[in-house]
RNA sequence: UUUUAAGUUUUAUAGGGUUCCGCAGUUAUAAAUUGAUUACUGGACUGGUCCAAGAUAAAACGUACAGUUUAACUGUAUUCACGGAAGGAUAAAAGCCUGGGAGAU
Numbered sequence: 001u002u003u004u005a006a007g008u009u010u011u012a013u014a015g016g017g018u019u020c021c022g023c024a025g026u027u028a029u030a031a032a033u034u035g036a037u038u039a040c041u042g043g044a045c046u047g048g049u050c051c052a053a054g055a056u057a058a059a060a061c062g063u064a065c066a067g068u069u070u071a072a073c074u075g076u077a078u079u080c081a082c083g084g085a086a087g088g089a090u091a092a093a094a095g096c097c098u099g100g101g102a103g104a105u
Base pairs, nucleotide, nucleotide: 007061008060009059010058011057012056015051016050020048021047022045023042024041025040026039028037029036062078063077064076065075066074067073068072080100082103087097088096
């Protein structure tokens, strides 16, 4: 690269941390009522952006089988799946990747 399909993509979520936004605290500024701007800290800050499942979900496409009025259309099906540690990326982390791995039955 080709053949090849426990297929691919999108959306949502379980979950995840902290680049950005927001929130909270603090410093400085002009001002001296509120608020605004700057810098720092915080994810044992609910959140928004963001990442996100082989073993989560839905949809579409694809595929297989069958039928038909056969360049295609229609219907059915698309099963099963317990799982470390360690490491890697990204700002950082994770059911992300390694990985339907090592193992277990």